[in-house]
Context: one part of a larger RNA
Molecule: small-subunit ribosomal RNA, central domain
Organism: metagenome
RNA sequence: CUGGGCUUAAAGCGUGCGUAGGCGGCUUGGUAGGUGAGAUGUGAAAGCCCACGGCCCAACCGUGGAAUUGCGUUUCAAACCAUCAAGCUCGAGGAAGAUAGGGGUGAUGGGAACUUAUGGUGGAGCGGUGAAAUGCGUUGAUAUCAUAAGGAACACCGGUGGCGAAAGCGCAUCACUGGAUCUUUUCUGACGCUGAGGCACGAAAGCUAGGGUAGCGAACGGGAUUAGAUACCCCGGUAGUCCUAGCCGUAACGAUGAGCACUGGGUUGAGGGAACUAUCACAUUCUCUCGGCCGUAGCGAAAGCGUUAAGUGCUCCGCCUGGGGAGUAUGGUCGCAAGGCUGAAACUC
Numbered sequence: 001c002u003g004g005g006c007u008u009a010a011a012g013c014g015u016g017c018g019u020a021g022g023c024g025g026c027u028u029g030g031u032a033g034g035u036g037a038g039a040u041g042u043g044a045a046a047g048c049c050c051a052c053g054g055c056c057c058a059a060c061c062g063u064g065g066a067a068u069u070g071c072g073u074u075u076c077a078a079a080c081c082a083u084c085a086a087g088c089u090c091g092a093g094g095a096a097g098a099u100a101g102g103g104g105u106g107a108u109g110g111g112a113a114c115u116u117a118u119g120g121u122g123g124a125g126c127g128g129u130g131a132a133a134u135g136c137g138u139u140g141a142u143a144u145c146a147u148a149a150g151g152a153a154c155a156c157c158g159g160u161g162g163c164g165a166a167a168g169c170g171c172a173u174c175a176c177u178g179g180a181u182c183u184u185u186u187c188u189g190a191c192g193c194u195g196a197g198g199c200a201c202g203a204a205a206g207c208u209a210g211g212g213u214a215g216c217g218a219a220c221g222g223g224a225u226u227a228g229a230u231a232c233c234c235c236g237g238u239a240g241u242c243c244u245a246g247c248c249g250u251a252a253c254g255a256u257g258a259g260c261a262c263u264g265g266g267u268u269g270a271g272g273g274a275a276c277u278a279u280c281a282c283a284u285u286c287u288c289u290c291g292g293c294c295g296u297a298g299c300g301a302a303a304g305c306g307u308u309a310a311g312u313g314c315u316c317c318g319c320c321u322g323g324g325g326a327g328u329a330u331g332g333u334c335g336c337a338a339g340g341c342u343g344a345a346a347c348u349c
Stems, first nucleotide, its partner, number of pairs: 003321004007303002012317001014201004021194003025088007033081002035077008049065006091191001092188003095184005103177007110154001114150008125136002162169002206247006215241002220236004257316006265294011298305002322349003331342004
């Protein structure tokens, strides 16, 4: 170099944007670098292979041929790749009109619940558990009513329903803002796909600084349980959970990378459009996009997948190569740290 793979056996980077590179629609004309064909030079001899011959045969040796799949020069061809020029509209993008949405950021507002404070009523328990106790309570608790303050989260609607690249997003209103879908076929005219490096985003926990702290609650204290109980249960409770600015960069699942094309159906949800009906609504039919279920062929070790493929093909990237040692050691690099990324070997089965 070559092979086989990556849902569950080892293996898809957490996700996107994008550099180099790789790959890339239709038509016409040119060039001739790749490509194809011919000619010619060279490709030492020996060896290998073939034919014939010389030693009695063979090994060995001689003569001739073939081969030497390569390289140079030159002539021709122009389908394909490449390149130059000109064009096209189906890919891609823009425009116009409409639509749905918990997409994002900021500000403002709201009600239920909770806790606390103050006041009223009231008067002995409350709370908690399997049972208790710690705890709270005559300095008046629990219960109940009123008022006030505070912080966090937004019941019902709510749905294998929606949006987002993923992480994720759910009270209402306003402002700013990203993307998507449908219709028209109006414009540009291949502007595309993927993407080593790179850059950006990235739950929770954790870290730095400053605020905030109702509830919950690692650590911690106490009560129980128990042989013990550094737990499960109970009473408390600090970091944290919340906000602002910055860091960290892990889990990240559809255990299924992205894009394009093709390949029977049935059923259902969401968002558009069209047709039919004299018209509207409903219904019906068709169509585009998104989300599910069941299944044909096919695939698969099976489970299963099955137009949202794990089917049939193409392009590009990432990754795997027996288990343990080990995501360890070492080096490098990033980080305030915690640690992250990269990542072996001896040995052993």